[in-house]
């Protein structure tokens, strides 16, 4: 070069086919609590800003575009793996 897979939160990993119930399951981590004399284990809540809260904005590698609405469909680019090819 050609051909397949991927990239999601602080880390892993579903979600995407077949758009809407998604700030996103689920595991870890970490805050807090509860239990212990402690700690570990376990159980409960919580963890993207802001807000007492309803809520309101931002986000899935970058960047556009299509739709009311995009993690999901559509284009270009950049990144990793894996097979194939090439070349000194």
């Nucleotide at each position: 070069g050609c051909a397949g897979g991927g990239g999601u939160a602080u880390c892993c990993g579903a979600g995407u086919c077949a758009g809407g119930u998604c700030a996103a399951a689920g595991g870890a981590g970490c805050g807090g609590g509860a239990c212990u004399u402690a700690a570990g284990a376990u159980c409960c809540c919580g963890u993207g800003u802001c807000g007492u809260a309803g809520g309101a904005c931002u986000a899935c590698g970058a960047g556009g575009g299509u739709u009311c609405a995009a993690a999901u469909c559509c284009c270009u680019c950049c990144c990793c793996c894996u097979g194939c090819a090439c070349c000194a």
The RNA shown here (transfer RNA) has 88 nucleotides and comes from a Thermoplasmata archaeon. It matches the Rfam family "tRNA". From the family's description: Transfer RNA (tRNA) molecules are approximately 80 nucleotides in length. The source organism's lineage runs through Archaea, Methanobacteriati, Thermoplasmatota and Thermoplasmata. It was read from a public genome assembly. Model confidence (mean pLDDT): 81 of 100.